[in-house]
Context: one part of a larger RNA
RNA sequence: UUGGGCGUAAAGGGCGCGUAGGCGGUGCCACAAGUCACCUGUGAAAUCUCCGGGCUUAACUCGGAGCCUGCAGGCGAAACUGUGGUGCUGGAGUGUGGGAGAGGCGCGUGGAAUUCCCGGUGUAGCGGUGAAAUGCGUAGAUAUCGGGAGGAACACCUGUGGCGAAAGCGGCGCACUGGACCAUAACUGACGCUGAUGCGCGAAAGCUAGGGGAGCAAACAGGAUUAGAUACCCUGGUAGUCCUAGCCCUAAACGAUGAUUGCUUGGUGUAGCAGGUACCCAAUCCUGCUGUGCCGUAGCUAACGCGAUAAGCAAUCCGCCUGGGGAGUACGGUCGCAAGGCUGAAACUC
Numbered sequence: 001u002u003g004g005g006c007g008u009a010a011a012g013g014g015c016g017c018g019u020a021g022g023c024g025g026u027g028c029c030a031c032a033a034g035u036c037a038c039c040u041g042u043g044a045a046a047u048c049u050c051c052g053g054g055c056u057u058a059a060c061u062c063g064g065a066g067c068c069u070g071c072a073g074g075c076g077a078a079a080c081u082g083u084g085g086u087g088c089u090g091g092a093g094u095g096u097g098g099g100a101g102a103g104g105c106g107c108g109u110g111g112a113a114u115u116c117c118c119g120g121u122g123u124a125g126c127g128g129u130g131a132a133a134u135g136c137g138u139a140g141a142u143a144u145c146g147g148g149a150g151g152a153a154c155a156c157c158u159g160u161g162g163c164g165a166a167a168g169c170g171g172c173g174c175a176c177u178g179g180a181c182c183a184u185a186a187c188u189g190a191c192g193c194u195g196a197u198g199c200g201c202g203a204a205a206g207c208u209a210g211g212g213g214a215g216c217a218a219a220c221a222g223g224a225u226u227a228g229a230u231a232c233c234c235u236g237g238u239a240g241u242c243c244u245a246g247c248c249c250u251a252a253a254c255g256a257u258g259a260u261u262g263c264u265u266g267g268u269g270u271a272g273c274a275g276g277u278a279c280c281c282a283a284u285c286c287u288g289c290u291g292u293g294c295c296g297u298a299g300c301u302a303a304c305g306c307g308a309u310a311a312g313c314a315a316u317c318c319g320c321c322u323g324g325g326g327a328g329u330a331c332g333g334u335c336g337c338a339a340g341g342c343u344g345a346a347a348c349u350c
Base pairs, nucleotide, nucleotide: 004321005320006319007304008303012318014201015200016199017198021194022193023192025088026087027086028085029084030083031082033081034080035077036076038074039073040072041071042070048066049065050064051063052062053061054060091191092188093187094186095184096183097182098181103177104176106174107173108172109171110154115149116148117147118146119145120144121143125136126135162169163168206247207246208245209244210243211242215241216240220236221235222234223233258317259316260315261314262313263312266295267294268293269292270291271290272289273288274287275286276285299306300305323350324349325348332343333342334341335340
């Protein structure tokens, strides 16, 4: 390579946009590149296979046929692929009418709580633990009342609820703004799917510069525990956590399950929208679509389990795997301020 695979055994790229490429609905007409049929030329000989002959046989050798699965040219076929043309509406998109949402970004604003400061009341303790101690307190703490400052986060509502491609998003108001869904069927007429390279986004921690700093808290200090205790517990506490601008680009970035499309018994919740039924009235009943859960049929699976949100049955495209260790290491390249990231071996060994 062929083949086989990727939820948990090795293996789905963290996520999107999209270039090349690959793949692509339906009718008619044309062409004939692919495709198919026939013919001609060529495809050296030897070798190989079959048939027959010659050395007593065989090896060997001679003759004939086959083979050389290919290439070129010619003449045809037109179902399929392709190409050109012309249509179609079911894919895709647009319009119109709706409602839902912690989707994004900026500005503003609210209350509770912690801490600190000022003042009042008040007196000997407070705090902390398994028990203590360090610590705080007669220079008046803790507790309590009033006032003020500042930062961060938004209790209840809150829901296997919602939104987002993922990372992620939660007080309230306003401005700007993205996407999805339902109904309708007016418009375009295959405009589609996937996507190497590329570009963008990407939790936390970390880095640079400037701000900010209430609480929490790596490092650090002290007190305990202990044989020791560079820990677990306690008292403190600096980076950091927050904001602005710029980097970093990793994760159990997980549904450990790539994207898209079609097909395949059911039951039961929940969110959004629409329609219907009930003489009127639908949060409630019935139906459809979209999302999100649970249980299960067939089927699949090594089992666990999955089961219309498939891990079932198929198709297209991309990524990835190929025994364990060595090793996500070395070397080289590239990116980064650095930390380091990406790419990524071998010897050796079992």
This is a predicted structure of a 350-nucleotide part of an RNA (small-subunit ribosomal RNA, central domain) from an uncultured bacterium. The coordinates come from a structure-prediction model, not an experiment, and the mean pLDDT is 87. Its Rfam family is "Bacterial small subunit ribosomal RNA". Its family is annotated with structural constituent of ribosome and ribosome in the Gene Ontology.